Transfer RNA from a Mycobacteriales bacterium, 74 nucleotides, folded computationally. It matches the Rfam family "tRNA". Rfam links the family to the GO term triplet codon-amino acid adaptor activity. The source organism's lineage runs through Bacteria, Bacillati, Actinomycetota, Actinomycetes and Mycobacteriales.
[in-house]
């Protein structure tokens, strides 16, 4: 310098291919059980989906740039 992968809630991934507006677990509030915790149950917050643009009626998802990490090559 090229070359690939990965980037979505506090941390771990899931949607991406085939566009229809984002979801599990784990944590955390709150409420129930309990004398009280845990547990178990039942509600609940919390996301410019890495960044900027462009395509579309509509992008997390498709196209370009850039940037962060990690792998390989010179």
């Nucleotide at each position: 310098c090229g070359g690939g992968a990965u980037g979505u809630a506090g941390c771990g991934c899931a949607g991406c291919u085939u566009g229809g507006a984002a979801g599990c677990g784990c944590g955390c509030c709150g409420c129930g059980u309990u004398c009280g915790g845990g547990u178990c149950g039942c509600g609940g917050a919390g996301g410019u989906c890495g960044u900027g643009g462009g395509u579309u009626c509509a992008a997390a998802u498709c196209c370009c740039g850039c940037c962060a990490u990690c792998c390989c090559g010179a």